This is a predicted structure of a 107-nucleotide RNA (Glycine riboswitch aptamer) from an Alphaproteobacteria bacterium.
[in-house]
RNA sequence: GAGUCGCCAGCGGGAGAGAUCGCGCCGUCGCGCCAGGGGUGCGGCGGCGCGGCGCCGAAGGAGCAACCGCCCCGGAAACUCUCAGGCCAAAGGACCGCCGGCGGCAG
Numbered sequence: 001g002a003g004u005c006g007c008c009a010g011c012g013g014g015a016g017a018g019a020u021c022g023c024g025c026c027g028u029c030g031c032g033c034c035a036g037g038g039g040u041g042c043g044g045c046g047g048c049g050c051g052g053c054g055c056c057g058a059a060g061g062a063g064c065a066a067c068c069g070c071c072c073c074g075g076a077a078a079c080u081c082u083c084a085g086g087c088c089a090a091a092g093g094a095c096c097g098c099c100g101g102c103g104g105c106a107g
Stems, first nucleotide, its partner, number of pairs: 003105006010098004018053001020052015054087003060083001061081003067075002
């Protein structure tokens, strides 16, 4: 001076799939009714909770496997499953890029 691998942090990029259906509660707006205060019915919008069907795969998890010279053991995907997670936005997000720190290896 500088390579490569791994881990961590920061910054940037980052997909897919119902703004679905039903019930309940709360808030708000409009209309109507009763009416002393107020209450009540319907409808719209928003929030929360529960349930149903449908769907997605790129947190995590699980399974098979190319492969790791051969056997055993073991490891192993962006493939598969969909437990978890997700299906407006937000958050999250495998992976990629830039950069910094630590450690190993080679030189």
The model forms 90% of the base pairs in the Rfam consensus. Its Rfam family is "Glycine riboswitch aptamer". From the family's description: This family represents the bacterial glycine riboswitch. Its family is annotated with glycine biosynthetic process in the Gene Ontology.